Predicted 3D model of a 1399-nucleotide RNA (small-subunit ribosomal RNA) from an uncultured bacterium.

[in-house]
């Protein structure tokens, strides 16, 4: 300083969150010391105990005690003891009296006020105590408390009688000064007035007393001076307060009026004192949009936190002011109160009570209840600092000074230092080797801050005094010993692993984590922070430029009033001049103190902290000198702003009238005949043979005004305005003209008045067409729609009136000024040119391109959304909601103004890339058209579903699973299932023990391995064992077709062999991205070829590889035979010329020609050619997509089994069968079936094979075994075709199931469950509904043959050749794909998204 969070991804807009400080805090784990602060924010709630205001005998008179003198009764009678009584000296104190109880100390209920701050005025005032100066303190008089005695009463207190005193109280003399009345003079002042001189009447005063000293009287006593206190009057200072007035001082207009002592005047009345404070008369004012009145809320300030600031927010603690002192009123006294620990009333609570009647006030300190998340000791002391009173001693003093409690807050200090690697044990992890923890511990040596022990031991006190306190402090022996935890480790934000858990528990400030491998939950291990704390939570401010003075905005993000006149009010054109209110400057007073900040010093060892001294500062307010540019006022001017005249031409600009034709409807005639009218087709309803529709004339009546006219045209402020060459009334603009006044200008409010689409209201007309509601018909699942056939308000009208609102839009307020330019077009003028007319200027308008330069981006661009200045209106995340309530308008419907509660972390705009659209253009493909043959209908074969079952073993599921995994389930397979058996096992690897075999034969037993029993039988050797086998032993371990294919690897499958997919550099863009790859042609294709800000290149395409189709060379067996010998036969000799086989090669390349095409790329056509424009096939599958498939091929990671979910053994079963779908095979037949004799293949396969001849059988088959590891031998007969016979359209000589009888062959074994043959027997089925598949040439159809798999078992799968068509060269439309392009609220991407109703 910034960060996260809307999106697939981007810029903005915008909320909302975080990181930062603070706090009078709390809570939840912790908790070693210390200093310094602090500590009922809640119930201004109630209040128990103690204290918190007293003093003074030097004001007074008593009581009382104590001494001390002096009397000295009665009594004893002596030494004395002493009542009594009187002084005087000490102290003690209830009363009178004085002074203080108005201060200190508490709390913030109340107040939105001159309550507070500030800044000023009092010529409208007060002032105890203090301090200055001046003058006095004469001389009477009366009375009262206390006290006595006594009544009442329970008490609290109250009365009575009677004594007395004063610095109490009341006259009376003095008057230096004061006040008051009356009249007089100077000076002064903005007035009311003040201030001084003199004069005259009048009016009020005191008290005394300590101490010392003199002096008289008989002692008490009197008297005088001195000196200190006190005391009166008056001036003045201080010091305190009281009242006035300028500014500022919280939110609500959904509070807009509001007030009757109100507003102001005479007069009087109270105060200290002005003054409606208050009376009484008179006026009828006052205050209010600059917010009166009411309602909420609130004690204000220095300050305090935060902030770069300006602000915001607070007003705990120290510190000023003011409020109140249980709730409310009232005065008394006093210098002062309307009194916190004073009265008196009234009210609530409470307490005593003899019931009658009385007493209280903790928001003083402490403490209890109770409220609350929360907030302390019934401490100790006047030592200090300060208050009262007193002359003083001294007495009071919960102020204070301390101490105690609390980690509440700042702030220091330790909880050791050093060395130490076997990197110890433990623990935690692992890939099992290690790694972390970690010099960390342990060991050694060292040291003593704190706490803890023991001596000493203060400042704070200037002479005494010390609660703190035996404290700070300092010494001193001695032990590593007593002293570390809380928060987090997915981003933001420093820190990662393991378990455990399985959207569960549970986190969470946002954004999110958790659905079997959680770095986010839990626990451990390690790690980060901070640290006597650390986290949470509440508040605030910050970050927020997120209310924007500083410092936002308003065409699409929230935001331009529907539009105009226009009052207030805010800005206002040129020169001059004066004032000096705003401004600028200089000077001065304030602006407390503390606090901040800066220097400087001091006390605590530092710091916090607390003192001193300076400086800045407090942005403020007054007072005053000065400037006049600027804004503001006063004068007289000016014409550029505005307006007026005057001429002249453009217009759907309004207002009332007249006139007009074409339309629809209807009405009445005619001509005519059956139908009409409506729709995608239809119906309904209705017209119509009583004559419609249609046609053709008249006629009635409403409402609009076709082409011209949808023109970027024109008027109007906007709403809006269209027949008339119709003719009156009437606004505004423009253009030219330069005569006039002389700033008269712009904006315009929540104020005011006008104008306002369409629908709708109210009151009369009208009523043709149109047309909500309304009916009925179709469509549809439904159809309260869209279509049709009716129709009713309602659309029209008024010298009638409401409403008041729209996407009332350009979603752009209104003026006034600059800022590049082209080009249309409407209106008016001017220049040139000789000009019907050309060219150019200029002024208003209206459009569309485009610089600068705004803007997120689109865009805007003299008509600005650029630069700039005035005014106005209006915004502040989304939803709730323009809704509730209120008010206000309005008949009503409604308008207007217009919230919260909840609730979400986004909503929201432009732009980008895909992917969608029953948007567009272009293009392609057996897609569709055109054909050919199919399926789907029978009946079998198989696969699947679904049912069944002890099991019918698992997988595959739209194309892209269903004849698929499986190239072949009778046991085996095999994994299900029943039963039986074994537990280091059927398989691997190690260890020990016995045994010599193992294999192999014989026999018992079982269903059957399993189990038992007999015979037979190793090798090397250095003789010590090895070596392999077999049995048996113990663990470690094997084993799993058990899960998960959403943990995976390999491999496949699809879009698809579709033509597409991308990168570097370099350029646009703020960016995601774009370009490139788009555009014009061509192509099977992003093949090429041309342009082009792009040039390159990579994966794909295509070529390279293989097969096939022509020729050549070269080679010639087992292949071949054209001559030549030969034969029964290319069997033989011979030859390699053809076929053929094998190798290597040639050939095709738009190369040639001709059109077209752009002189290109390519395209149609030809011509050679065996083949021509990729000749035909076949491998070859781009970036990616479906969380496609598959853990049972195979391989793995986790989980699961571990005498069984392993492993083996006999039966069984995968083959079931009411159905249902997929694939197929055969068929229904005559282009056939059948039978007779004939013709021509290719490619394979063959040893546990394939088998010839010859033989048996009707046949499958079988006897038999020649030749072949093959161009040799076999398999092997090819079949359709063809030729000659037969069948004559039938359920058949079509089909050929099912079924019985007999046979064969494989296999240990065909009963569940095999294929074949014969005989027999003859079921569906007569070409298949709706829908649906493959196929463009050697292809489709169709006709056989071979193979893999396997003992044996194919209609399926892989090959092979034979015979062999028929359509189409168009792209309208179905499906798919590809390019460009437009729209999007879609991005998991239309199988999206999202309303609305029910659960």
């Nucleotide at each position: 300083a910034g960060a996260g969070u809307u999106u697939g991804a981007u810029c903005c807009u915008g909320g909302c969150u975080c990181a930062g400080g603070a706090u009078g805090a709390a809570c939840g784990c912790u908790g070693g010391c210390g200093g310094c602060g602090u500590g009922c924010u809640u119930a201004a709630c109630a209040c128990a105990u103690g204290c918190a205001a007293g003093u003074c005998g030097a004001a007074c008179g008593g009581a009382c005690u104590u001494a001390a003198u002096a009397u000295g009764a009665a009594a004893c009678c002596u030494a004395g003891u002493g009542a009594u009584u009187a002084u005087u000296a000490a102290g003690u104190u209830a009363g009178u009296g004085g002074c203080g109880g108005a201060c200190g100390g508490g709390u913030g209920a109340g107040u939105a006020a001159c309550g507070c701050g500030u800044g000023g005025g009092u010529a409208a005032c007060c002032u105890g105590c203090c301090g200055u100066a001046u003058a006095c303190c004469g001389g009477g008089g009366g009375a009262u408390a206390a006290c006595a005695c006594u009544u009442a009463g329970a008490a609290a207190u109250a009365g009575g009688u009677g004594c007395u005193a004063a610095u109490a109280c009341c006259g009376c003399a003095u008057a230096a000064g004061c006040g008051c009345a009356c009249a007089g003079g100077a000076u002064c002042g903005c007035a009311u007035g003040a201030u001084c001189c003199a004069g005259u009447g009048u009016g009020a005063a005191a008290a005394c007393u300590u101490g010392g000293g003199a002096g008289a009287u008989u002692u008490a006593u009197c008297u005088c001076c001195c000196u200190g206190g006190g005391g009166u009057a008056c001036a003045u200072g201080a010091u305190g307060g009281a009242c006035c007035c300028g500014c500022g001082u919280c939110u609500g207009a959904u509070u807009a009026g509001c007030c009757a002592g109100u507003u102001g005047g005479c007069a009087g009345g109270g105060u200290a004192a002005c003054g409606g404070c208050c009376u009484a008369c008179c006026a009828a004012a006052g205050c209010g949009a600059c917010g009166a009145u009411c309602a909420g809320u609130a004690g204000c300030c220095g300050g305090c936190c935060u902030g770069a600031g300006a602000g915001g927010g607070u007003g705990a603690a120290c510190g000023g002011c003011c409020a109140c002192a249980u709730u409310g009123g009232g005065a008394c006294u006093g210098a002062g109160a309307c009194a916190c620990g004073g009265c008196c009333c009234a009210a609530a609570c409470c307490c005593c009570u003899a019931c009658g009647g009385g007493a209280g006030g903790c928001a003083g300190c402490a403490g209890u209840g109770g409220g609350g998340g929360a907030u302390a000791u019934u401490g100790c002391a006047c030592a200090a600092u300060g208050g009262g009173g007193g002359a003083a001693a001294c007495c009071c003093u919960g102020a204070u000074g301390c101490a105690g409690c609390g980690a509440c807050g700042c702030c220091g200090c330790g909880u050791g230092a050093g060395u130490g690697a076997a990197g110890a044990a433990g623990u935690a992890u692992u890939u099992c080797g290690g790694u972390a923890u970690g010099u960390a511990a342990a060991g050694c040596u060292c040291u003593a801050u704190c706490a803890g022990c023991a001596g000493g031991g203060a400042c704070g006190a200037a002479a005494a005094u010390g609660a703190c306190g035996g404290u700070a402090c300092c010494u001193g022996a001695g032990u590593a010993a007593g002293a570390a935890g809380c928060c987090c480790c997915g981003g933001c934000u420093a820190a990662c692993u393991a378990c455990g858990u399985g959207c569960c528990a549970g986190c969470a400030g946002c954004c999110g984590c958790g659905g079997u491998a959680a770095u986010a939950c839990g626990u451990a291990g390690g790690g980060g922070g901070c640290a006597a704390g650390c986290g949470u939570u509440a508040u605030c401010c910050g970050g927020a430029u997120u209310u924007a003075c500083u410092g936002g905005g308003u065409g699409u993000a929230a935001a331009g009033g529907g539009a105009g006149c226009g009052c207030a009010g805010a800005c206002g054109g040129c020169a001059g001049u004066g004032c000096a209110a705003g401004u600028c400057u200089g000077g001065a007073g304030u602006g407390a103190a503390a606090g901040c900040c800066c220097g400087g010093g001091g006390g605590c060892c530092c710091a916090a902290c607390c003192c001193c001294c300076g400086g800045a500062a407090c942005u403020g307010c007054u007072c005053u000198g000065g400037a006049a540019a600027c804004u503001g006022u006063g004068c007289g001017g000016c014409u550029a702003g505005a307006g007026u005249a005057c001429u002249g031409g453009a217009g759907g600009g309004g207002c009332a009238g007249g006139c007009g034709g074409a339309a629809u409807u209807c009405c009445u005639a005619g001509u005519g005949u059956a139908g009409c009218g409506u729709u995608g087709a239809a119906a309904u309803g209705g017209c119509g043979u009583a004559g419609a529709u249609a046609u053709u004339a008249g006629g009635a009546g409403g409402a609009a005004c076709a082409c011209c006219c949808g023109u970027g045209g024109g008027c109007g402020a906007g709403g809006g305005c269209g027949g008339c060459c119709u003719g009156g009334c009437u606004g505004g603009a423009c253009a030219g003209u330069a005569a006039c006044u002389g700033a008269c200008g712009u904006u315009g409010a929540g104020g005011g008045c006008u104008c306002g689409a369409a629908a709708g209201c109210g009151u009369g007309g009208g009523g043709a067409g149109c047309a909500a509601a309304c009916a009925g018909g179709a469509u549809u699942a439904g159809a309260u729609a869209c279509c049709c056939u009716g129709g009713u308000a309602g659309u029209c009208c008024a010298a009638c009136g409401c409403c008041g609102u729209a996407a009332a839009c350009g979603a752009u307020g209104a003026a006034u000024g600059c800022u590049a330019g082209g080009u249309g077009u409407c209106g008016g003028g001017g220049a040139g040119c000789a000009a019907a007319g050309c060219u150019u200027c200029c002024c208003g308008g209206u459009g569309c391109c485009g610089c600068c330069g705004c803007a997120a981006a689109c865009g805007c661009a003299u008509u600005a959304a650029g630069c700039a200045u005035u005014c106005c209106a209006c915004c502040u995340g989304g939803g709730g909601a323009g809704u509730a309530c209120g008010u206000u308008c309005g008949c009503a419907a409604g308008a207007a103004u217009g919230a919260a509660a909840c609730u979400c972390a986004a909503a929201g705009g432009a732009a980008u890339u895909g992917a969608c659209g029953g948007g567009g253009a272009c293009c392609c493909g057996c897609a569709c058209a055109a054909g050919c043959g199919g399926u789907g209908g029978a009946g079998c074969a198989u696969g699947u579903g679904g049912u069944u079952u002890a099991a019918u073993u698992c997988g595959a599921a739209g194309c892209a699973a269903c004849g698929c995994g499986a190239a072949g389930a009778a046991c085996c397979u095999u994994a299900c299932c029943a039963a039986g058996u074994c537990u280091u096992g059927a398989c691997a690897u190690c260890c020990c023990c016995c045994u010599g075999a193992c294999c192999g034969g014989a026999c018992c037993g079982u269903a059957a391995c399993g189990g038992g029993u007999c015979c037979u039988u190793c090798c090397c050797u250095u003789c010590g064992g090895g070596g392999c086998a077999g049995g048996g032993g113990a663990g470690a371990c094997a084993g799993g077709u058990g899960g998960u294919g959403c943990a995976u690897g390999g491999u496949u499958g699809u879009c698809g062999u579709c033509a597409g997919c991308u990168c570097g550099u370099g350029u646009c863009g703020u960016g995601a991205g774009a370009u490139g790859u788009u555009g014009g042609g061509u192509u099977a294709a992003g093949u090429c070829c041309c342009g082009c800000a792009a040039c390159g290149a990579g994966c794909g395409c295509a070529a390279c590889c293989c097969c096939u189709a022509u020729c050549c060379c070269c080679a010639g067996u087992a292949g071949c035979c054209a001559g030549c010998a030969g034969u029964a036969a290319g069997a033989u000799g011979g030859g390699c010329a053809c076929u053929c086989c094998g190798u290597g090669g040639a050939g095709a390349c738009u190369g040639c020609c001709a059109g077209g095409g752009a002189c290109a790329a390519c395209c149609u056509g030809g011509a050679g050619g065996a083949a021509g424009g990729c000749g035909g096939g076949g491998a070859u599958g781009a970036c990616g997509c479906c969380a496609a498939a598959u853990c049972a091929u195979c391989a793995u990671g986790c989980c699961c089994c571990u005498u069984a979910u392993g492993a083996u053994u006999u039966g069984g079963g995968c083959u079931a069968c009411a159905c249902a779908c997929g694939u197929g095979c055969u068929a229904c037949a005559a282009u056939g079936g059948c039978g007779u004799a004939a013709a021509c293949a290719g490619a394979g396969g063959g040893a546990g094979g394939c088998g010839a001849a010859g033989g048996a059988g009707c046949g499958a088959u079988c006897c038999g075994g020649a030749g072949c590891a093959a161009a040799c031998c076999c398999c092997a007969g090819a079949a359709a075709u063809a030729a000659c016979g037969u069948c004559c359209c039938a359920g058949u000589u079509c089909g050929g199931a099912u079924u019985g009888c007999a046979g064969g062959c494989u296999g240990c074994a065909a009963c569940c469950c095999g294929c074949c043959u014969g005989c027999a027997u003859g079921a569906a089925g007569c070409u298949g509904g709706a829908a649906u598949c493959g196929c463009u040439a050697g292809u489709a159809a169709u006709c056989g043959c071979g193979g893999a798999u396997c003992a044996g078992a194919a209609u399926g799968c892989c090959g092979c050749g034979g015979u062999g068509a028929a359509u189409a060269a168009a792209u309208u439309c179905c499906c798919g794909g590809g390019u460009c392009u437009u729209g999007c609220a879609c991005u998991c991407a239309c199988c999206a998204c999202c309303c609305g109703u029910c659960a």
Its mean pLDDT, the model's own confidence on a scale to 100, is 82.
The RNAcentral record of the sequence draws on ENA, Greengenes and SILVA.